[in-house]
RNA sequence: GGGCCUGUAGUCUAAUGGCAGGACGCCGCCCUCACAUGGCGGUAAUUCCGGUUCGAGUCCGGGCGGGCCCA
Numbered sequence: 001g002g003g004c005c006u007g008u009a010g011u012c013u014a015a016u017g018g019c020a021g022g023a024c025g026c027c028g029c030c031c032u033c034a035c036a037u038g039g040c041g042g043u044a045a046u047u048c049c050g051g052u053u054c055g056a057g058u059c060c061g062g063g064c065g066g067g068c069c070c071a
Base pairs, nucleotide, nucleotide: 001070002069003068004067005066006065007064010024011023012022013021018054025043026042027041028040029039030038047063048062049061050060051059
């Protein structure tokens, strides 16, 4: 330099083009003499810029980051 794959809360993982959900974590409350377990509630995400569309996490183009291969 070229080709392919990939990017969603702090972490992992869902979402057929139609309200972004779950688990772990974290915070609060209940439970306990206390801790742990358990119960309830809360917190927090689509890498960026454009395009298509009534509507984009999803489809298309480009940028950026990561991985693999070739040179």
A computed fold for a 71-nucleotide RNA from Candidatus Micrarchaeota archaeon RBG_16_49_10, annotated as transfer RNA. The coordinates come from a structure-prediction model, not an experiment, and the mean pLDDT is 84. Its Rfam family is "tRNA".